This is a predicted structure of a 91-nucleotide RNA (c-di-GMP-I riboswitch aptamer) from Pirellula sp. The coordinates come from a structure-prediction model, not an experiment, and the mean pLDDT is 88. Rfam family: c-di-GMP-I riboswitch aptamer. Gene Ontology term of the family: cyclic-di-GMP binding. Of the family's consensus pairs, 95% are formed in the model.
RNA sequence: CCUCGAUAAAGGCACGACGAUCGAAAGAUCGCUCACGCAAAGCUUUGGAGCCUCGCGGCGCUCGCGCGUCUAGGGCAGUCCGGCCGCCGAA
Numbered sequence: 001c002c003u004c005g006a007u008a009a010a011g012g013c014a015c016g017a018c019g020a021u022c023g024a025a026a027g028a029u030c031g032c033u034c035a036c037g038c039a040a041a042g043c044u045u046u047g048g049a050g051c052c053u054c055g056c057g058g059c060g061c062u063c064g065c066g067c068g069u070c071u072a073g074g075g076c077a078g079u080c081c082g083g084c085c086g087c088c089g090a091a
Base pairs, nucleotide, nucleotide: 004089005088012038013037016033018031019030020029021028022027036078042084043083044082047081048080049079050076051075052074057070058069059068060067061066
């Protein structure tokens, strides 16, 4: 230095609940509490896949209000693979 990840050491992040804000929604941010878990649960959707929503738009139905369906320029990095950076040092 690379691989690897221990009942090691020092730390880190924060599932969920609640409140507020933004959003059509999925969801995101902040706060408080809490600790489901995580060796990258650090960063990267302008690398690949998957999943979620269905606004704009299309199609159909309806007198109309609306309803159904298709659809990401939306979202999920704590869905997976990949890329980049990184603490410690047992086997």